[in-house]
Context: one part of a larger RNA
RNA sequence: UCCGGCGAGCUGUGCUGCCCGGCAAGGUUAAGCGCGUAAAGCGCGGAGCCGAAGGGAAACCGAGCCUUAAUAGGGCGCAGAGUCAGGCAGCGCAGGCCCGAAACCGGGUGACCUACCCAUGUCCAGGCUGAAGCUGCCGUAAGAGGCAGUGGAGGGCCGAACGCACAUCCGUUGAAAAGGGUGGCGAUGAGGUGUGGGUAGCGGAGAAAUUCCAAUCGAACCCGGAGAUAGCUGGUUCUCCCCGAAAUAGCUUUAGGGCUAGCCCUGCGGGAGUCUGCCGGAGGUAGAGCACUGAAUUUCCUAGGGGGCGUCAAAGCUUACCGAAGAAUAUCAAACUCCGAAUGCCGGCCAGAUGCUCCGCGGGAGUCAGACUGCACGAGAUAAGUUGGGCAGUCGAGAGGGAAACAGCCCAGACCGCCGGCUAAGGCCCCCAAGUGCGUGUUAAGUGGGAAAGGAUGUGGGAUUUCAGAGACAGCCAGGAUGUUGGCUCAGAAGCAGCCAUGCAUUCAAAGAGUGCGUAACAGCUCACUGGUCGAGAGGUCCCGCGCCGAAAAUGCCCGGGGCUGAAACACGCCGCCGAAGCCGCGGGGUGCGCAAAAGCGCACCGGUAGGGGAGCAUUGCCGCCGCAGGGAAGCGCCACCGGAAGGAGGCGUGGAGCGUCGGGAAGGGAGAAUGCCGGA
Numbered sequence: 001u002c003c004g005g006c007g008a009g010c011u012g013u014g015c016u017g018c019c020c021g022g023c024a025a026g027g028u029u030a031a032g033c034g035c036g037u038a039a040a041g042c043g044c045g046g047a048g049c050c051g052a053a054g055g056g057a058a059a060c061c062g063a064g065c066c067u068u069a070a071u072a073g074g075g076c077g078c079a080g081a082g083u084c085a086g087g088c089a090g091c092g093c094a095g096g097c098c099c100g101a102a103a104c105c106g107g108g109u110g111a112c113c114u115a116c117c118c119a120u121g122u123c124c125a126g127g128c129u130g131a132a133g134c135u136g137c138c139g140u141a142a143g144a145g146g147c148a149g150u151g152g153a154g155g156g157c158c159g160a161a162c163g164c165a166c167a168u169c170c171g172u173u174g175a176a177a178a179g180g181g182u183g184g185c186g187a188u189g190a191g192g193u194g195u196g197g198g199u200a201g202c203g204g205a206g207a208a209a210u211u212c213c214a215a216u217c218g219a220a221c222c223c224g225g226a227g228a229u230a231g232c233u234g235g236u237u238c239u240c241c242c243c244g245a246a247a248u249a250g251c252u253u254u255a256g257g258g259c260u261a262g263c264c265c266u267g268c269g270g271g272a273g274u275c276u277g278c279c280g281g282a283g284g285u286a287g288a289g290c291a292c293u294g295a296a297u298u299u300c301c302u303a304g305g306g307g308g309c310g311u312c313a314a315a316g317c318u319u320a321c322c323g324a325a326g327a328a329u330a331u332c333a334a335a336c337u338c339c340g341a342a343u344g345c346c347g348g349c350c351a352g353a354u355g356c357u358c359c360g361c362g363g364g365a366g367u368c369a370g371a372c373u374g375c376a377c378g379a380g381a382u383a384a385g386u387u388g389g390g391c392a393g394u395c396g397a398g399a400g401g402g403a404a405a406c407a408g409c410c411c412a413g414a415c416c417g418c419c420g421g422c423u424a425a426g427g428c429c430c431c432c433a434a435g436u437g438c439g440u441g442u443u444a445a446g447u448g449g450g451a452a453a454g455g456a457u458g459u460g461g462g463a464u465u466u467c468a469g470a471g472a473c474a475g476c477c478a479g480g481a482u483g484u485u486g487g488c489u490c491a492g493a494a495g496c497a498g499c500c501a502u503g504c505a506u507u508c509a510a511a512g513a514g515u516g517c518g519u520a521a522c523a524g525c526u527c528a529c530u531g532g533u534c535g536a537g538a539g540g541u542c543c544c545g546c547g548c549c550g551a552a553a554a555u556g557c558c559c560g561g562g563g564c565u566g567a568a569a570c571a572c573g574c575c576g577c578c579g580a581a582g583c584c585g586c587g588g589g590g591u592g593c594g595c596a597a598a599a600g601c602g603c604a605c606c607g608g609u610a611g612g613g614g615a616g617c618a619u620u621g622c623c624g625c626c627g628c629a630g631g632g633a634a635g636c637g638c639c640a641c642c643g644g645a646a647g648g649a650g651g652c653g654u655g656g657a658g659c660g661u662c663g664g665g666a667a668g669g670g671a672g673a674a675u676g677c678c679g680g681a
Stems, first nucleotide, its partner, number of pairs: 001681006011094009021084003026050003032044004054061002064076004097235002100232001104225006115199009124189001126158003129154001133150006162186003166183005201217001203213003210219001238616006248261005262367002264364007273354005278348004287339001288337002293333003298328003304322002306319004370395006377388003400411003415588004420584003426578003429562003435575001437574006448564001454549002458546010475533005481506003486500003512527001516525002589606007617670001619667002622664003626660003635654005641648002
C1' cells in the first nucleotide's frame, strides 16, 4: 500500500406534535391475584392519572371570577372533546451517534533497579615520599635549637585489580532501549563491594540535578469510580423524486460555543402579495451656496496697539508696522446651510402585468469564519489578494462557452437521448470551428503585445495669424558707411570689461553709438538691415488622432505559440460565417396545476451544499398461506436478459442439503475513508 471481515442516532421513561385505531362526557388501569402455555394468552384488580370550570396572592365565589368606592372600564374565562394504546419525529432525564485525552479520586502492589540509613562480613599488586615521636652526638647555666639515625604519619605521590565517566572516534532499523576503541580520573578513603534489614506516592530518599523510587517520575505502577469530561479534531455505511438555506441582528466570562429572531422545509387555515403607470406625502444626501457656525485670500476703510516727531507731562501731528468690526473681491467644510435634486421609502382610488410570490398557526431544520467584483463611503499612505459597514452581482451550493491556463470577471442557469438547426459572450491566416471579407483613414514604433512626471522640427487632421509675384523663406553674389576711437572710466576701453545716453545725427538702396566670435588695445570675421540672383510658397501659435524617448533583476523574450506591416495592428462603418449543456426541432421520463376521477390532453416546472419532505430496493431472524429441491437447495464463477436507480431473473459450470414467492411483523439492517479494529498478501 492493497484485500477480506468487524465498525457509529440504540433502549427505557417523561413531555410536545402529527398519523392510525378503540371508547367517548368520559377514557384508562398500576402493583397484585386467578386460570393457563414450550413461548404465549385470557380474566380479575378503579388505588391512581388525564379530561369534563373557571377566576383570584388568598379567604372565597362560581358560568363566571378578579381589579375597584363603582352596577365605569378592563383582564382571564364560558358558548361541548377528551382519553388510552400503537407508529413516526423532536426535546428532557439517563454514557445517549462512535472513537480519542492531558487529568481527578479510592483501594492496593512495589526499595531484587536506584537514593539514603542500620547490622554484619569482605577487598585494595607493586613502588615512592618520609610528619610526630624516640635514640645518639653537638649545643646551653638549664633550655631552645642543630645534625645523624630510627620511626612510619598522610581525605600524601606513581600505578594494576576495583570504581568512575573528562575528551574524541565508531555505533545511531546498534553486537547493546546507553555499548565498543584510544586516551583520562580516583585507587587507605567523604573508598569499593557481598549478604540481611529499614524508609512508599497528599509519600519516601536526595554531597540538590525536579535527581531517584523496577528501561515509567513536576508527583510510580495495578485495579476500580468509568462508557470521567472533551463548547475540540476525525469518522458516521443502499437508491431515486420534490423544495432548498445561512455565514445577519439582539443578548451571552460571549467572540471557532450557545439562545431567540431572520432566512429554508413541511402540515393546516386564510385571501392576499409583488411590479409598472398615475396621484399624494415625509426627507436634507449629490450638487450648489456663504444667509448662520467656523476656516481661509487680497485690497480699502478704521476702533485699538506699536514706532517716529512733539517744551517728549500732555494735547496734537505722522507712519511702505500689527490690526477687531465694516466694505469690496475671491475660496473651503462629515459633525456649516439661504437652497436643493436623481434614486430610494411610505400611502392611495384606479388601470395594466404576474400567478402562490403574501399572512397566521403547528411541526422539523441548518446557519451565527464568508470570498471576490462593480458603485458610493470610513480606517490606511486618495497602500495591500488590507480592514469596516452600505447597495447590487457572482462564487459559496453552479456545471457549460469565453478570458492561453484562472471559485468570485464576461456570456449563460445542465431532467435524459440525437453523427439535426439558430444564436450569446468571444471570435473567423495556421495551431483551431468560421472572412488571408469589403470600404475609408491612421500607425513604422513589432507600437499593437506592460508604466508616470517630463522631453522632442516623428507623423496625420483642424483652427488662427504674419510674410509673399510691387518677388517672400532658404542658399549664393555684393554692400553693411560717416560725425566717431560717442561721453565717462581706464595702463588701454576704438560697436563688443564696466557706467551713462541710445526716439543722437548725417550720407543712403541699406547699415545698431551695434548680434556673436576675436585683439593687450586696434585690426580681422560675422549678424541685424539693404540691393542683386532665383521663382512659389514661407514662418509662428493653439487644439485633436496615432506613434518616439523616459524604460535596470535574477530559469525563457510582457501577443497562448507560429507568425503578422495597403495588416493577421488601430479607428469608424458594412455584409457573411463560427461559436454553449442558452433557444428551436424530434423522441423519452418525472413533478405541480387544470380539464371533477381513470385513460388522455394542455400549461408551467425538473443545477444544487447544510437541511426539510416523499417514494422505494436489498439483508437477517419470526408468523401465516403456497411452493422448489440428490432427476441436485444455498453459496461461488461466467454470460450479449429485465428495470428509472438501489436491484431482479434466466442459462451453463462448480457445489452437495437446504431454499424461495406472496402477505404480515421485528431489527446487532447496507462501508471507502475514523494516523479505525482483527486477519491476510
A computed fold for a 681-nucleotide part of an RNA from a Rikenellaceae bacterium, annotated as large-subunit ribosomal RNA, domain II. RNAcentral holds the full RNA, with entries from ENA. Taxonomically the source falls in Rikenellaceae (Bacteria, Pseudomonadati, Bacteroidia, Bacteroidales).